Lysine riboswitch aptamer from a bovine gut metagenome, 158 nucleotides, folded computationally. Its mean pLDDT, the model's own confidence on a scale to 100, is 76. The RNAcentral record of the sequence draws on MGnify.
RNA sequence: GAUAGAGGCGCGGAACUCAUCAGUAAUCGGGCAUAAAAUCGCUUGAACGGUGCCGACGAAAGGGUGUUCCGCCGAAAUCGAAGAUUUAUUCAAGGAUUCUUCGGUUGGGCAAAGCGAUAAUAUCUCUUUGACUGUCGCCUUUUUGGCGGAGCGCUAUC
Numbered sequence: 001g002a003u004a005g006a007g008g009c010g011c012g013g014a015a016c017u018c019a020u021c022a023g024u025a026a027u028c029g030g031g032c033a034u035a036a037a038a039u040c041g042c043u044u045g046a047a048c049g050g051u052g053c054c055g056a057c058g059a060a061a062g063g064g065u066g067u068u069c070c071g072c073c074g075a076a077a078u079c080g081a082a083g084a085u086u087u088a089u090u091c092a093a094g095g096a097u098u099c100u101u102c103g104g105u106u107g108g109g110c111a112a113a114g115c116g117a118u119a120a121u122a123u124c125u126c127u128u129u130g131a132c133u134g135u136c137g138c139c140u141u142u143u144u145g146g147c148g149g150a151g152c153g154c155u156a157u158c
Stems, first nucleotide, its partner, number of pairs: 001158005008073001010072007018064001027056003031053003039050003042094006076106009086096002107133002110130005116124002135149005
């Protein structure tokens, strides 16, 4: 340098399915009120537009459960910067979505606490703490324990 592997509630993707979203939005009908205000169109400002109540009918996306298949072991996730894209009336600023590049962090999953996202007590991101687990190094009673490091690592073969 090349090839092949290991960690385990291991990582990611796709299809199908189920619950939730929600008796919500939209649509239709009738009556009441109709000037404004309040309120709504992701947030703010401006412009523009949409009334509220009752009844009928009645979704979807995102997020989540389960099953199967596929690709894998920096698998992948996330943070920051730059660029591009979209944002459901228009413009501006912001936020958010998706992709690319550069740089940083994280061995892995779990639990608890906190901020945030979300319709949500589901779930997810991040931070901190804790034990567990795999790997290598050092010490040791070398049986077994202790301490420490990080995947740009470890093991095997050529």